A computed fold for a 342-nucleotide part of an RNA from a Chloroflexota bacterium, annotated as large-subunit ribosomal RNA, domain IV. Rfam family: Bacterial large subunit ribosomal RNA. Gene Ontology terms of the family: ribosome and structural constituent of ribosome. NCBI's taxonomy places the organism under Bacteria, Bacillati, Chloroflexota.

[in-house]
Context: one part of a larger RNA
RNA sequence: CCUUCGUUAAGGAACUAGGCAAAUUAGCCCCGUAACUUCGGGAUAAGGGGUGCCUCCACAGGUGAUUUCAAUACUGAUUGAGCCCGUGGAGGUCGCAGUGAACAGGCUCUGGUGACUGGUUAACAAAACCACAGGUCUCUGCUAAGCCGUAAGGCGAUGUAUAGGGGCUGACACCUGCCCAGUGCCGGAAGGUUAAGGGGAAGGGUGCAAGCUCUGAACCGAAGCCCCGGUGAACGGCGGCCGUAACUAUAACGGUCCUAAGGUAGCGAAAUUCCUUGUCGGGUAAGUUCCGACCCGCACGAAUGGUGUAACAACUGGAGCACUGUCUCAACGAGGGACCCG
Numbered sequence: 001c002c003u004u005c006g007u008u009a010a011g012g013a014a015c016u017a018g019g020c021a022a023a024u025u026a027g028c029c030c031c032g033u034a035a036c037u038u039c040g041g042g043a044u045a046a047g048g049g050g051u052g053c054c055u056c057c058a059c060a061g062g063u064g065a066u067u068u069c070a071a072u073a074c075u076g077a078u079u080g081a082g083c084c085c086g087u088g089g090a091g092g093u094c095g096c097a098g099u100g101a102a103c104a105g106g107c108u109c110u111g112g113u114g115a116c117u118g119g120u121u122a123a124c125a126a127a128a129c130c131a132c133a134g135g136u137c138u139c140u141g142c143u144a145a146g147c148c149g150u151a152a153g154g155c156g157a158u159g160u161a162u163a164g165g166g167g168c169u170g171a172c173a174c175c176u177g178c179c180c181a182g183u184g185c186c187g188g189a190a191g192g193u194u195a196a197g198g199g200g201a202a203g204g205g206u207g208c209a210a211g212c213u214c215u216g217a218a219c220c221g222a223a224g225c226c227c228c229g230g231u232g233a234a235c236g237g238c239g240g241c242c243g244u245a246a247c248u249a250u251a252a253c254g255g256u257c258c259u260a261a262g263g264u265a266g267c268g269a270a271a272u273u274c275c276u277u278g279u280c281g282g283g284u285a286a287g288u289u290c291c292g293a294c295c296c297g298c299a300c301g302a303a304u305g306g307u308g309u310a311a312c313a314a315c316u317g318g319a320g321c322a323c324u325g326u327c328u329c330a331a332c333g334a335g336g337g338a339c340c341c342g
Stems, first nucleotide, its partner, number of pairs: 001337008010328002014326001019323001027051005036041001038171001052093008061084003068077003094098001106321007113313002118130002134169007146155003172308004177238003182235002184231005191226003197220002202215005239257005266300001267297001278294005
């Protein structure tokens, strides 16, 4: 010096991306316990007090010597010593310290996300990812749809639409706006187009001819496509310019162009905000983070769900109390290495 531990004056997060690590807390009994809440929780919330040993007293339980009465052949009732065990109270006593060692939550406030328990990258990621109950759309009438298989056959299911398959969303609460022009899907006895096939007008080759052979126009021909409708918890989409109010500013209002329709409710510098450390307020002596607002949303927005939400989380951000060698700033000690001798 490395590593694993132990202790540390004063300070106590000044360390650091970040209290990472360490320390604090800790069992049991008693008191006490807020916001919020889906009334179950939150909650061991928080915050306090007690805890050893000895003596005595009281009480509960167990066992039951002994006494008395009845019966006297069994037995029943009564009494309750001693011992065991537990709880409570009083007094005393020792130490710095009594769950005396060991094992055994640090806590609070406030955001984000996901409701939750659960699952996941065997061996760098446990998460806000997946799943989930619930919601909704769609297919499927049973030889079901769907799937595996060349087939036989099998699963679905020894089930039958309160069932089964697929897609999306993801507890719960309040909700889920407008657009069917494009794409998809569904429906549509008309019409257009359209293959093989049917049909054969007409024509060619050859032949004396009968014939053989080749080409072939009308016309009749399905699904599909065109066409006509419907459909968004189907794929998806949800504008621009100009003017206007008696200070200014702004524009409830008007004009105009385009569109299938021009983003509703709610939320909003957000896990989304470029400009940006936006501006204001809070917290700090000082805050690019954080919280509350504002809205000028580069580029939120309603089941690719929107906004909330108690409980939960080895999730993620901010603040505080307690605590500490994380640090100011290092020191000493112990075990094992390194190093030296053999």